[in-house]
Context: one part of a larger RNA
Molecule: small-subunit ribosomal RNA, central domain
Organism: uncultured Bacteroidota bacterium
RNA sequence: UUGGGUUUAAAGGGUGCGUAGGCGGUAUGUUAAGUCAGUGGUGAAAUCUCUCCGCUCAACGGGGAAACUGCCAUUGAUACUGGCGUACUUGAGUGUAUCUGAGGCAGGCGGAAUUGAUGGUGUAGCGGUGAAAUGCAUAGAUAUCAUCAAGAACAUCGAUAGAGAAGUCAGCUUGCUAAACUACAACUGACGCUGAGGCACGAAAGCGUGGGGAGCGAACAGGAUUAGAUACCCUGGUAGUCCACGCUGUAAACGAUGAUGACUCGAUGUUGGCGAUAGAAUGUCAGUGUCCAAGCGAAAGCGUUAAGUCAUCCACCUGGGGAGUACGCCGGCAACGGUGAAACUC
Numbered sequence: 001u002u003g004g005g006u007u008u009a010a011a012g013g014g015u016g017c018g019u020a021g022g023c024g025g026u027a028u029g030u031u032a033a034g035u036c037a038g039u040g041g042u043g044a045a046a047u048c049u050c051u052c053c054g055c056u057c058a059a060c061g062g063g064g065a066a067a068c069u070g071c072c073a074u075u076g077a078u079a080c081u082g083g084c085g086u087a088c089u090u091g092a093g094u095g096u097a098u099c100u101g102a103g104g105c106a107g108g109c110g111g112a113a114u115u116g117a118u119g120g121u122g123u124a125g126c127g128g129u130g131a132a133a134u135g136c137a138u139a140g141a142u143a144u145c146a147u148c149a150a151g152a153a154c155a156u157c158g159a160u161a162g163a164g165a166a167g168u169c170a171g172c173u174u175g176c177u178a179a180a181c182u183a184c185a186a187c188u189g190a191c192g193c194u195g196a197g198g199c200a201c202g203a204a205a206g207c208g209u210g211g212g213g214a215g216c217g218a219a220c221a222g223g224a225u226u227a228g229a230u231a232c233c234c235u236g237g238u239a240g241u242c243c244a245c246g247c248u249g250u251a252a253a254c255g256a257u258g259a260u261g262a263c264u265c266g267a268u269g270u271u272g273g274c275g276a277u278a279g280a281a282u283g284u285c286a287g288u289g290u291c292c293a294a295g296c297g298a299a300a301g302c303g304u305u306a307a308g309u310c311a312u313c314c315a316c317c318u319g320g321g322g323a324g325u326a327c328g329c330c331g332g333c334a335a336c337g338g339u340g341a342a343a344c345u346c
Stems, first nucleotide, its partner, number of pairs: 004317003007300002012314001014201004021194003025088007033081002035077008049065006091191001092188003095184003100179001103177007110154001114150008125136002162169002206247006215241002220236004258313006266291009295302002319346003328339004
């Protein structure tokens, strides 16, 4: 390079927006760059191939032909691709109307529980475990009642549910804000798809500065267990968990399944609309589940939400270990992240 692949064997980028590039709807006119055809020139010789001939054969050599698949010029063709122009509406978008939801941001409010404080009642234990002990308690604990304070999380509803590009999102309410679906078919008229670089977002943990700190709880201390016990169990407990601003940029960031479009037998549930209906049955669009025909697949399985049949674009893979390491470079306050080998070995 050709070819083959990427759910689970190696392999889909964590997600989006988007630059270059690649690809691109219907009709028609024009052009003739790509494309196709003819002609002319050139494509040195040798080599290669075919044929004839010369050395006794062959290697080798000589003659001839073919070939040199290319380039240039010119004359034409116009289906397809491209350029330019005109028109179109089904792709895409806008509009109007309805509607949906834990979508996002900021503020306000609420009750249950927990812990603590103060006061009352009350007396000897409480707590914890497999069993114990450390621990708490006559300076009055645990229990119970009242009042107060604080922080964090929002039981039931709650779902096989819903929303979001992904990460993720749940008490109630107000304001701001984004989006999807549906119906209508009024408007624009290909404005589209993908997207190397790039930019933005991105759980948890971690980092910086300043707050906050109820519960939980790495580290740490003690008590147990044990041969030991740097653990599992218990009593405590600091960072952290929470908030604001900034950084980090990684996850089994998973559907382990890139995005977009088209096509392809059915059954059944569910969410949101629209239509229909006395009611039920029912139709349709968009999502979300389960089961299956064909087909696919190594099988498990997938199966109109494809892993089926096709098209366009991007990313990635090429035996195991060494190794996601070393070195270099880039990023970061650091932790570390990104890019990413080889020797050697099986």